Background:
The part of an RNA shown here (large-subunit ribosomal RNA, domain VI) has 273 nucleotides and comes from a Candidatus Obscuribacterales bacterium. Lineage of the source: Bacteria > Bacillati > Candidatus Melainabacteria > Candidatus Obscuribacterales. It matches the Rfam family "Bacterial large subunit ribosomal RNA". It was read from a public genome assembly. The coordinates come from a structure-prediction model, not an experiment, and the mean pLDDT is 84.
Context: one part of a larger RNA
RNA sequence: CGUAGGAAUUUUGAGAGGAGCCGUCCUUAGUACGAGAGGACCGGGACGAACGAACCGCCAGUAUACCUGUUAUCGCGCCAGCGGUAGACGCAGGGUAGCUGUGUUCGGAGCGGAUAAGUGCUGAAAGCAUAUAAGUACGAAGCCCACCUCAAGAUGAGAAUUCCCAUAGCAUAAGCUAGUAAGACCCCCGGAAGACCACCGGGUUGAUAGGACGCAGGUAGAAGAGCCGCAUCAAGGCGGUUUGUAGCUGAGCGUUACUAAUUAGGUCGAGGG
Numbered sequence: 001c002g003u004a005g006g007a008a009u010u011u012u013g014a015g016a017g018g019a020g021c022c023g024u025c026c027u028u029a030g031u032a033c034g035a036g037a038g039g040a041c042c043g044g045g046a047c048g049a050a051c052g053a054a055c056c057g058c059c060a061g062u063a064u065a066c067c068u069g070u071u072a073u074c075g076c077g078c079c080a081g082c083g084g085u086a087g088a089c090g091c092a093g094g095g096u097a098g099c100u101g102u103g104u105u106c107g108g109a110g111c112g113g114a115u116a117a118g119u120g121c122u123g124a125a126a127g128c129a130u131a132u133a134a135g136u137a138c139g140a141a142g143c144c145c146a147c148c149u150c151a152a153g154a155u156g157a158g159a160a161u162u163c164c165c166a167u168a169g170c171a172u173a174a175g176c177u178a179g180u181a182a183g184a185c186c187c188c189c190g191g192a193a194g195a196c197c198a199c200c201g202g203g204u205u206g207a208u209a210g211g212a213c214g215c216a217g218g219u220a221g222a223a224g225a226g227c228c229g230c231a232u233c234a235a236g237g238c239g240g241u242u243u244g245u246a247g248c249u250g251a252g253c254g255u256u257a258c259u260a261a262u263u264a265g266g267u268c269g270a271g272g273g
Base pairs, nucleotide, nucleotide: 001153005164006163007162008161009160010159011158015150016149017148018147022048023047024046025045026044027043033038051107052106053105054104055103059101060100061099062098066094067093068092069091070090071086072085073084074083075082076081110145112144113143118138119137120136121135165272167178168177169176170175183268184267185266186265187203188202189201190200191199208260209259210258211256212255213254214253215252217249218248219247224243225242226241227240228239229238230237
C1' cells in the first nucleotide's frame, strides 16, 4: 500500500515445511516343511540402539561476588572486627533461579486410499492357450491422506462474533481538508519475548518493576560474651564448647502502594462507488 467504511477478537485451510529409521529376545513352535541336519511365513508381546522434540520434578554441570574457609600483603590509629589486591573470581569447599545434558518424558502409529515390480480371476482376438484386448482382484520402507508446525499478499486477498457511527468547511469529482467515534500508537514500568524492531503483561479503577516484610531454597553455625584446655615473664595467642534451627543470603513464591509507571501531554484514526 492492497484486501470497496473504520476497528477488536476468534478462525477455515489453498499451499509450504517437518517427521518417516533399525535391531535383539520371548511366544506362536521345535509347529509347518524336511530322511535327517536344520527350521519358518503370518500373528502377539517385551526390551533396546541411533535420531528428533519438549522440559528441569529426579541425577549431573555451570552459576564472576550468594555463603563459608584460607595464604601473602596493604589499609581502616592499635586489639578485636572488617575492607582492598594477588585474573578481566587470589586460591579452595559448597551452591538457588536461569541456561543446560550425561537426566526425564514423548515421537516414528494406521486392517486408510491409489499404485510399482510382481501375483491372480474371468476372457476373446486365435474353437486351444493366454493376468488383458472389454471387465476384475491383490501387491512396497516408496506416492496421497493421516501426525506436528507455519499459513488469506490464497491480489482467488476467505469466514464468524462484537464495537463505532451516518460531523464540519471548501467544492460539487467515487474529490480535498479539519475535528472526532470505536480503536490504536507515541510516552512510561517491565517480561522464562528479544540484536534493533517485533511480541506479551501493566500504567493509580494499579501488584508491572524496585523496595519492605514473610516463606522456600543456599551456606554452615555470625559478631560479642561466658566456660574449658594448651601456651606464655607479661601483653598478646591457639583450639574446643555454650549462648544459637544462629548470622548472612542474586534471580524463586506470596503479601504490601513505600518508590517509579503523571489526575500531565502528544499523534493517528470512519462518513462508506